Small-subunit ribosomal RNA, central domain from an uncultured bacterium, 351 nucleotides, folded computationally. Its mean pLDDT, the model's own confidence on a scale to 100, is 88.

[in-house]
Context: one part of a larger RNA
RNA sequence: UUGGGCGUAAAGGGCGUGUAGGCGGUUCUUUAAGUCGGGUGUCAAAUGUCCACCGCUCAACGGGGAAUCUGCGCCCGAAACUGAAGGACUAGAGUGCGGUAGAGGAGCACGGAAUUCCGGGUGUAGCGGUGAAAUGCGUAGAUAUCCGGAGGAACACCAGUGGCGAAGGCGGUGCUCUGGGCCGCAACUGACGCUGAGACGCGAAAGUGUGGGGAGCGAACGGGAUUAGAUACCCCGGUAGUCCACACCGUAAACGAUGAGCACUAGGUGUAGCGGGCAUCGACCCCUGCUGUGCCGUAGGUAACCCAUUAAGUGCUCCGCCUGGGGAGUACGGCCGCAAGGCUGAAACUC
Numbered sequence: 001u002u003g004g005g006c007g008u009a010a011a012g013g014g015c016g017u018g019u020a021g022g023c024g025g026u027u028c029u030u031u032a033a034g035u036c037g038g039g040u041g042u043c044a045a046a047u048g049u050c051c052a053c054c055g056c057u058c059a060a061c062g063g064g065g066a067a068u069c070u071g072c073g074c075c076c077g078a079a080a081c082u083g084a085a086g087g088a089c090u091a092g093a094g095u096g097c098g099g100u101a102g103a104g105g106a107g108c109a110c111g112g113a114a115u116u117c118c119g120g121g122u123g124u125a126g127c128g129g130u131g132a133a134a135u136g137c138g139u140a141g142a143u144a145u146c147c148g149g150a151g152g153a154a155c156a157c158c159a160g161u162g163g164c165g166a167a168g169g170c171g172g173u174g175c176u177c178u179g180g181g182c183c184g185c186a187a188c189u190g191a192c193g194c195u196g197a198g199a200c201g202c203g204a205a206a207g208u209g210u211g212g213g214g215a216g217c218g219a220a221c222g223g224g225a226u227u228a229g230a231u232a233c234c235c236c237g238g239u240a241g242u243c244c245a246c247a248c249c250g251u252a253a254a255c256g257a258u259g260a261g262c263a264c265u266a267g268g269u270g271u272a273g274c275g276g277g278c279a280u281c282g283a284c285c286c287c288u289g290c291u292g293u294g295c296c297g298u299a300g301g302u303a304a305c306c307c308a309u310u311a312a313g314u315g316c317u318c319c320g321c322c323u324g325g326g327g328a329g330u331a332c333g334g335c336c337g338c339a340a341g342g343c344u345g346a347a348a349c350u351c
Base pairs, nucleotide, nucleotide: 003323004322005321006320007305008304012319014202015201016200017199021195022194023193025089026088027087028086029085030084031083033082034081035078036077037076038075039074040073041072042071049066050065051064053063054062055061092192093189094188095187096185097184098183099182100181104178105177106176107175108174109173110172111155116150117149118148119147120146121145122144126137127136163170164169207248208247209246210245211244212243216242217241221237222236223235224234259318260317261316262315263314264313267296268295269294270293271292272291273290274289275288276287277286300307301306324351325350326349333344334343335342336341
């Protein structure tokens, strides 16, 4: 609970595609469902409301009168707006053509640095590690250094409040396949649009199943320290895992803690992409348009912090969500999952 809200107080769905539904540009004609006007019928009585009315000495009460009962049906009418039907349009949306930037996605191949391990050479007594140590490694020759080899993972510099993507996210190089964006031109379609309950798809890390792989790192675990203790922080090891393929899981501080779309409302300054003008030897400079991404700031907003053309300003449309704290994102039920668990989601009681 016909209210007010959702950046930080409770509250924006993790993100998309899209069904129903809701909402929807300019113009003409028609219609008359909504809407509006008039008429008429009905809305029993009682009750309620109103009346210098009447009756009980007043009042309550009773009697009478009037209006109302906001509604519904039918008839006649109006045509601005909404709807419906038809015609037309191009400013929304899309297509086409010409350009363009990019770690957007998938697959395959290749490269160098570094770590580790293995083989060999040189070489000898230490190395490593810490606050200090010890465990550990090393005369069966380590550490250091040079050459060769194996293997896995990650890609220094470039690198940038740079770029791309709906979000999660994406960073060595080349090739193949592929999605989206931006700019320019206005040839084409002619409202084809916006949102989106359900639904479907995508979705970091961890985790799960099967098979592979395993260099480094490293939950668990073992050991050494520290300490009153030390199931930790530090050190030496180290298994799952981290990697690949396929299949699950479906969560997050999935954050801009800010849903999507459209329109409107001072500026200044940087940066990325594309274009126009001026200019010139010119890609420079200067002026300017669009798109993205930052900072500052006016009006306005805000409890304040702050936001401020990338709004948290001013409006409209649609969706999601909140309604004191704890109990509790628990229990129960249902659905999903191999499991872990996820989604939906209370109450008693208590302050």
Annotation: The RNAcentral record of the full RNA draws on ENA and SILVA.